[in-house]
RNA sequence: AGAGUUUGAUCCUGGCUCAGGAUGAACGCUAGCGGCAGGCUUAACACAUGCAAGUCGAACGGCAGCGGGGAUUCACUUCGGUGAAUCUGCCGGCGAGUGGCGCACGGGUGAGUAACACGUAUGCAACCUGCCUCUGUCAGGGGUAUAACUCUGCGAAAGUAGGGCUAAUACCGCGUAUAUUCCCGGAGGGCAUCCUCCGGGGAGGAAAGGUUUCGGCCGGACAGAGAUGGGCAUGCGGCGCAUUAGGCAGUUGGCGGGGUAACGGCCCACCAAACCGACGAUGCGUAGGGGUUCUGAGAGGAAGGUCCCCCACACUGGUACUGAGACACGGACCAGACUCCUACGGGAGGCAGCAGUGAGGAAUAUUGGUCAAUGGCCGGAAGGCUGAACCAGCCAAGCCGCGUGAAGGACGAAGGUGCCAAGCAUUGUAAACUUCUUUUGUCAAGGGACAAAAUCAGGCUCGAGAGCCUGACCGAGGGUACUUGAAGAAAAAGCAUCGGCUAACUCCGUGCCAGCAGCCGCGGUAAUACGUAGGGGGCGAGCGUUAUCCGGAUUCAUUGGGCGUAAAGCGCGCGUAGGCGGCCGCCUAAGCGGAACCUCUAACCCCGGGGCUCAACCUCGGGCCGGGUUCCGGACUGGGCGGCUCGAGUGCGGUAGAGGAGAGCGGAAUUCCCGGUGUAGCGGUGGAAUGCGCAGAUAUCGGGAAGAACACCGAUGGCGAAGGCAGCUCUCUGGGCCGUCACUGACGCUGAGGCGCGAAAGCUGGGGGAGCGAACAGGAUUAGAUACCCUGGUAGUCCCAGCCGUAAACGAUGGACGCUAGGUGUGGGGGGAACAUCCCUCCGUGCCGCAGCCAACGCAUUAAGCGUCCCGCCUGGGGAGUACGGCCGCAAGGCUAAAACUCAAAGGAAUUGACGGGGGCCCGCACAAGCAGCGGAGCAUGUGGCUUAAUUCGAAGCAACGCGAAGAACCUUACCAGGGCUUGACAUGCGAGUGAAGCCGGGGAGACCCGGUGGCCGAGAGGAGCUCGCGCAGGUGGUGCAUGGCUGUCGUCAGCUCGUGUCGUGAGAUGUUGGGUUAAGUCCCGCAACGAGCGCAACCCCCGUCCCGCGUUGCCAGCAUUAGGUUGGGGACUCGCGGGAGACUGCCGGCGUCAAGCCGGAGGAGGGUGGGGACGACGUCAAGUCAUCAUGCCCCUUAUGCCCUGGGCUGCACACGUGCUACAAUGGCCGGUACAGAGGGUUGCCACCCCGCGAGGGGGAGCGGAUCCCGGAAAGCCGGCCCCAGUUCGGAUCGCAGGCUGCAACCCGCCUGCGUGAAGCCGGAGUUGCUAGUAAUCGCGGAUCAGCACGCCGCGGUGAAUACGUUCCCGGGCCUUGCACACAAAGCCCGUCAAG
Repeated sequence: AGAGUUUGAUCCUGGCUCAGGAUGAACGCUAGCGGCAGGCUUAACACAUGCAAGUCGAACGGCAGCGGGGAUUCACUUCGGUGAAUCUGCCGGCGAGUGGCGCACGGGUGAGUAACACGUAUGCAACCUGCCUCUGUCAGGGGUAUAACUCUGCGAAAGUAGGGCUAAUACCGCGUAUAUUCCCGGAGGGCAUCCUCCGGGGAGGAAAGGUUUCGGCCGGACAGAGAUGGGCAUGCGGCGCAUUAGGCAGUUGGCGGGGUAACGGCCCACCAAACCGACGAUGCGUAGGGGUUCUGAGAGGAAGGUCCCCCACACUGGUACUGAGACACGGACCAGACUCCUACGGGAGGCAGCAGUGAGGAAUAUUGGUCAAUGGCCGGAAGGCUGAACCAGCCAAGCCGCGUGAAGGACGAAGGUGCCAAGCAUUGUAAACUUCUUUUGUCAAGGGACAAAAUCAGGCUCGAGAGCCUGACCGAGGGUACUUGAAGAAAAAGCAUCGGCUAACUCCGUGCCAGCAGCCGCGGUAAUACGUAGGGGGCGAGCGUUAUCCGGAUUCAUUGGGCGUAAAGCGCGCGUAGGCGGCCGCCUAAGCGGAACCUCUAACCCCGGGGCUCAACCUCGGGCCGGGUUCCGGACUGGGCGGCUCGAGUGCGGUAGAGGAGAGCGGAAUUCCCGGUGUAGCGGUGGAAUGCGCAGAUAUCGGGAAGAACACCGAUGGCGAAGGCAGCUCUCUGGGCCGUCACUGACGCUGAGGCGCGAAAGCUGGGGGAGCGAACAGGAUUAGAUACCCUGGUAGUCCCAGCCGUAAACGAUGGACGCUAGGUGUGGGGGGAACAUCCCUCCGUGCCGCAGCCAACGCAUUAAGCGUCCCGCCUGGGGAGUACGGCCGCAAGGCUAAAACUCAAAGGAAUUGACGGGGGCCCGCACAAGCAGCGGAGCAUGUGGCUUAAUUCGAAGCAACGCGAAGAACCUUACCAGGGCUUGACAUGCGAGUGAAGCCGGGGAGACCCGGUGGCCGAGAGGAGCUCGCGCAGGUGGUGCAUGGCUGUCGUCAGCUCGUGUCGUGAGAUGUUGGGUUAAGUCCCGCAACGAGCGCAACCCCCGUCCCGCGUUGCCAGCAUUAGGUUGGGGACUCGCGGGAGACUGCCGGCGUCAAGCCGGAGGAGGGUGGGGACGACGUCAAGUCAUCAUGCCCCUUAUGCCCUGGGCUGCACACGUGCUACAAUGGCCGGUACAGAGGGUUGCCACCCCGCGAGGGGGAGCGGAUCCCGGAAAGCCGGCCCCAGUUCGGAUCGCAGGCUGCAACCCGCCUGCGUGAAGCCGGAGUUGCUAGUAAUCGCGGAUCAGCACGCCGCGGUGAAUACGUUCCCGGGCCUUGCACACAAAGCCCGUCAAG
């Protein structure tokens, strides 16, 4: 000192939360010792029992009890006496009593109290004070009772009545007395009432003795003084609520009296009508106050337990008595509640004293010891009393100290835990083990601080008393502290925590379950966040949790905040109180500064020192805050006086204006009425309809009526405080500005309350009502349409009078004054000049912009800048501007204005994206323009669904669905049924065994089982094989949301980024935007950017032209030859292979920014990337795939593995996708006939011949291929038939007969022939492909493959149409804008209803 949490990220605002300290604590787990301090915070609830205030015989009468003495009598006797009874207060003493002092202290508690109760500082000229100290004086002389006691009663008791006796330091007079008081005279003093002193006179009140060692001592009375303690008064200070605003009748004051120690309305009579209050009275709530305590840097905030001071209280309420002192905790009286006793008549009691009990509560101790010390009361003293006090006991409840061992010790032991595990890591020098020590604890011994004293006795000194010496006596704590000795590591460690904040990580279990959590948040199968474990970090006889306070929180801001948009400027003005206030001089000294003095008890706190071994603790000295008095100072603020003119105002001269009020007038328009002309519509909308119109509308002309509003001017303009103000004229009236500088002389600013004004709507009464127009009605729209649109239309809108008092009443910006660069418009005024124009200046109103400010946006002389003054307002979101209360209102409602509860946010500005039925620019078969299709039919194929023992699995919008599958009859095969195997079908290692494997036979559906036969390599050891056993194999079991790899998609789209620099607080921006251009972030230009990377393009392959090289199996122009490039030959050509050339906007013209480039042209095989392919940036979709493969984790292990037979993957009411074939004449059929390319071929392609209608079969040459074969290409062309018909279209379906492959075509292959001849006559909504050698159409080949192709991958043949264009649909790129979205529009979010 800060941190976490709003966001994708950022800055700000803002709340919530955490880390710290503290406690009279409590709870959980744990616990060795000691010191110091603490311990009912709740029921001021109720209390059993004991104790807590007595003492004095030196005041008194006395004598109940105890002890002693004396006398008498009796008994016994060892004749010394002993014992008993009676008498005797004679002595020590003493119950009860009289009397004195004390009981008003000490101790407890915090209920009440918001008060002079407390604190602090003063005052009393308005007072008291027992005991104590000092001073002075006095104590003379008398008297009368009464308790005890005794007698007689009453009562259960408590208690009480009466008769009689007696004493005093009890009580009462008399004398004397300086108090006090009155009168007269005199002197002095004070702020006032008044006070003091002197002299004279009047009134007027005293006393007590006791004791003695005879020295005295203790007492008594009065007066004065002191000390101590108290009483009263006053200034100032310290709680909440204004949703408590008025309170008050002894109330405020006076006069007179009463009362008191004393002042006073304290009390009373009379008189007056005051007094208190926004500087918060009164009321309500809460509360003992302070020293201090905790916290805090401080200022503050919170608290008031222990200790100290004060107050208040003593069962509740009231009252007085006694007394120096009380309205009295352990006194009295009365009343009340409660408890107890009772003979029912009546009585007793008060723990908020110490212990203790019950109750309450989360919770707080012993019915202990002692008066040894300190202190108190009494006493002359001894002494007595003392639950004050000192000690002990209980409690980790706090603070402080100590210990639970120290050193060495690596095989880094065992065990535990973790791991890629051969082994390693960690626990960990930790342990064991060796050596050492002994605090504390245990045992034993020693030990005597607190006792300086006091008291008593004796002695000494001086002054009655004090001091000194000697002796005696006394310790609860205490078998203490402390010291020493002995044995022995011996007896002594836990608690919470480990996701971030916050220090500390792994395994397992669990699987949004169980649970955690202070905030954010963890847990849905790999959880460092749950539970355990191992390990770690933290603190430690404690550790955590809970509660509370302060802090952090500058989050109530005095120090030290804000209010344009985050919460926050009153809608505006006038003005009261208050606050603040110009220049000069003099005075003053309240504020202010300084000094001295007084005070602020002690404790506490801080500094320095000292004592307990240290510390806590204790102690000594010093210091600090506050208040007061006096003196000094005189700048500043205030006050007083005087002056000034610049603030403010007045006068005078001008001036602009929708400023306000009233009255009058005007034209245009609308509607209505009357009349004319005129005819079929008008009106209205996106389109319509309702509506109006042949009873004559709309349109048009003329006339009339009414109400409301004032076109153009008109503005970015003017005026006003705001709301607001607009035709013209007149009247009345407010304010501003400019000029002048005559006057006043600070007269000013702000403004809580208060008063006034205050748009629209609304309300009351009356009028008015043309147009418009809530409500309402109708018509439309729509899923609905209580809306938007249309036709009507009532309140209202207008006027008068009166209410209401609100608003996004906004510049979301209170008012005033001063200061701080400018530029440019505009309204009003003044001045100047070289007067079309410009310059200067004042006031207003806009824009731009510097400094500065701001979170940013922005503001910026009209501040949101820099200052001063005053007012208003804010303090997280929701609840809520709501409820209640109060005030206002006719009402509607307004003003003021909460809480419970709930959330971890709610917000502001800006950033990057995504998005928009926002904008701009631009692409793409995206649309459009075209061509051919799909969607309808039949069939094929895939999928869904259904079915099934199984119909294995995956793929799911585009981007799953002729997809994985380039080929399921068995196999494949992962599925199902059944039959089998268990080291296994397969790999590897070890150990053991062996007449293994294979073959033959038998059984079986087969796998397999049974029997027979059977000897490999090696010289051997051994190996191979097989069997058994152990490690292990195996899994198309799960998780593509644990993964690698690969792939799809946006998208061949033109984008995606980086470095440095610059800008920004920052996210980020710039670059990459802009102007052009391109297929392209392609290039050019510009530019705070300059460069670079991944993409684009190019480099690679195929095709198109040419050249060079080479010519076999290819080719053949010329020569020869043949049926034939067949052969000789040839390399020219075609073609093949290899290599090269060519194209670059290079050339010309135009356009263009002297650019990039575009348009046109020439040349050229080809022209502006020539066509095609390969190639896919950063990334997106938790896209797809664990079933290609690989792989983590989980799961199965005589099975989820493996083998086999059969079945299934082909099942069929249906639905969808993709195809094929068609519906026909641009066609079908028949005959003839022409021309490819690219491929494939030895378990193969198969010429040719024969057989078969054919599929095919039987022979059989050639060819591992530019040679042979597949191989007849088909559409086309020529000729013919068909004649629009469900047909000579179409071929499904079915029947029969065959062929081929294969172990095997039943489920379930393909093909052939014959027969059959279905649907279908061009396809709804909708939808797909294609821009040129493309679509369409035609056939051919290949992979897979035994066989099976309408699919897929290729090949060539024929070969179009159309593109105006970019408004619209889809997708995309760039810029921009809005945003409450960021899982990003399938987003976010509101309301209703329903369920849980």
Predicted 3D model of a 1396-nucleotide RNA (small-subunit ribosomal RNA) from an uncultured bacterium. The sequence is in RNAcentral, with records from ENA and SILVA. Its mean pLDDT, the model's own confidence on a scale to 100, is 86.